[in-house]
Context: one part of a larger RNA
RNA sequence: UGACGGGGGCCCGCACAAGCGGUGGAGCAUGUCGUUUAAUUCGAUACAACGCGAUGAACCUUACCAGGUCUUGACAUCCUACUAAGUUUCCAGAGAUGGAUUCGUGCCUUCGGGAAAGUAUGGACAGAUGCUGCAUGGCUGUCGUCAGCUCGUGUCGUGAGAUGUUGGGUUAAGUCCCGCAACGAGCGCAACCCCUAUCUCUAGUUGCCAGCGAUUCGGUCGGGAACUCUAGAGAGACUGCCGGUGAUAAACCGGAGGAAGGUGGGGAUGACGUCAAGUCAUCAUGGCCCUUACGGCCAGGGCUACACACGUGCUACAAUGGGUAGUACAGAGGGUCGCAAAACCGCGAGGUGGAGCUAAUCCCAGAAAACUACUCGUAGUCCGGAUUGGAGUCUGCAACUCGACUCCAUGAAGUCGGAAUCGCUAGUAAUCGCGAAUCAGCAUGUCGCGGUGAAUACGUUCCCGGGCCUUGUUCA
Numbered sequence: 001u002g003a004c005g006g007g008g009g010c011c012c013g014c015a016c017a018a019g020c021g022g023u024g025g026a027g028c029a030u031g032u033c034g035u036u037u038a039a040u041u042c043g044a045u046a047c048a049a050c051g052c053g054a055u056g057a058a059c060c061u062u063a064c065c066a067g068g069u070c071u072u073g074a075c076a077u078c079c080u081a082c083u084a085a086g087u088u089u090c091c092a093g094a095g096a097u098g099g100a101u102u103c104g105u106g107c108c109u110u111c112g113g114g115a116a117a118g119u120a121u122g123g124a125c126a127g128a129u130g131c132u133g134c135a136u137g138g139c140u141g142u143c144g145u146c147a148g149c150u151c152g153u154g155u156c157g158u159g160a161g162a163u164g165u166u167g168g169g170u171u172a173a174g175u176c177c178c179g180c181a182a183c184g185a186g187c188g189c190a191a192c193c194c195c196u197a198u199c200u201c202u203a204g205u206u207g208c209c210a211g212c213g214a215u216u217c218g219g220u221c222g223g224g225a226a227c228u229c230u231a232g233a234g235a236g237a238c239u240g241c242c243g244g245u246g247a248u249a250a251a252c253c254g255g256a257g258g259a260a261g262g263u264g265g266g267g268a269u270g271a272c273g274u275c276a277a278g279u280c281a282u283c284a285u286g287g288c289c290c291u292u293a294c295g296g297c298c299a300g301g302g303c304u305a306c307a308c309a310c311g312u313g314c315u316a317c318a319a320u321g322g323g324u325a326g327u328a329c330a331g332a333g334g335g336u337c338g339c340a341a342a343a344c345c346g347c348g349a350g351g352u353g354g355a356g357c358u359a360a361u362c363c364c365a366g367a368a369a370a371c372u373a374c375u376c377g378u379a380g381u382c383c384g385g386a387u388u389g390g391a392g393u394c395u396g397c398a399a400c401u402c403g404a405c406u407c408c409a410u411g412a413a414g415u416c417g418g419a420a421u422c423g424c425u426a427g428u429a430a431u432c433g434c435g436a437a438u439c440a441g442c443a444u445g446u447c448g449c450g451g452u453g454a455a456u457a458c459g460u461u462c463c464c465g466g467g468c469c470u471u472g473u474u475c476a
Stems, first nucleotide, its partner, number of pairs: 001476002003473003007470007015460002019424005026315007034306002042053002064301002067298004073125001077124003080120004086103001089100004107114002127290001130288003136284002138279003141275001143273001148187006154163003167178003193267004198235007208224002212222003238261001241255005317417001321376006333364003338357002343352003383414001388409007430452007
């Protein structure tokens, strides 16, 4: 100087408390351990691995396994020889591949040849998701959006170092004020950026419709530019004003005005560093290793196994509910290799059909909880839907291993969950549906969107994590 303490003081955080809803029990989905296996490819492992890499494993992907095969190689450059490139059909084979065959003879040219592409031999070389993240770059997680981390000059100390950065207040903040052997400065904080909440101006189609007219009653038409909205430019919030407290400071408390009040709400933004944290399988790369194989191709299987154990979720156990019928109200997205309306067929998944749309125009698209009426009456039920049998639909060369969905039948466990444990402070939790990426097909996952919409916070003694000062130390 740090680190540590079941030392002290001050302070903060859904850290506790106060509340609300879960997990842990059930069934299923998904990831992991383990076991099994020819293979169940590899990585991630307290918080910070475990719906993680993977925003989508039937083939492909794919790295794994057994089998069939190739050896200048699937890919790059160079040397040599030949042939335009390319294309049709047939045979063998699981295919890779091997054999035969048709058409084609192009472009530039100084007529020697050349360019592009292909084939063959050999050699330089290619190739490796092989090893080392403890050789590395880059990227990322984490402490933590915590308020800290440092430097120059000066001063103090023999020196390591100290001071500044400590102290008195204050703040979300090393934020600001005052004091002070310090005076300044940098990286962080804050602000500048984006979205959102209010208003004004500009603009008015594909969007809007107050007033006027028409109307097939649909902003549909004439029209209008007000309103909504769209998207550009501005205004607005700064403790600016008032009162009190304070040290006359910084600031705090209350109030006015205001759409918004003291960082208005949300996002992006992550200091010096820590964990030899993670990644050699995104990529790049040193070293090591393989080179008729640890490289390449193929079809099949596997990554989907299953006594069990754990994590994360979905659906429930019901009446604030289930069922039937009727009737409302979103936002944000996507669409031409696409989204697909009307109409018709089918109980349905879906099929036929093809209007319209390169989209504020058309389509996906019915929002669902909610509301109204009826029914069920506490029951393993008109709860719950697993499992299984049968029949189908769609995608796709192909749904056996191993897809999703529909209909009929079946109707399991489950009556609110031990010890323990998680999230959340407001348009939040809870609950309800909608969309998108990936994608031929496949979503309870992920990323977004809106609808309905709470309870509680006395307080900081305690648990956990963190910041500052101080003290002790057998620690470095």
The part of an RNA shown here (small-subunit ribosomal RNA, 3' major domain) has 476 nucleotides and comes from an uncultured prokaryote.
The RNAcentral record of the full RNA draws on ENA.
Rfam family: Bacterial small subunit ribosomal RNA. Gene Ontology terms of the family: structural constituent of ribosome and ribosome.